Molecule: transfer RNA
Organism: Minisyncoccota bacterium
């Protein structure tokens, strides 16, 4: 240096441009003599700036970081 892919709750994963959802984990109850499985609520996320649209995780432009290839 050029080429590509990718970034969402703590972690790991979804989402035709129209409510950002699920596991697991924490937090709370219930059950259990205790724990542990269960079960039931709750809490929590969209790399950063910007456009563009009624409406953007998506689509567009820039950074910044990871990862793969080529030299």
């Nucleotide at each position: 240096u050029c080429g590509g892919a990718g970034a969402u709750c703590g972690u790991c994963u979804a989402a035709u441009g129209g409510u950002a959802g699920g596991a697991c984990a924490g937090c709370a109850g219930g059950u259990u003599c205790u724990g542990g499985u269960c079960c039931u609520g709750c809490u929590a996320a969209u790399c950063g700036g910007g456009g563009u649209u009624c409406g953007a995780c998506u689509c567009c432009c820039u950074g910044u970081c990871u990862c793969c290839g080529a030299g």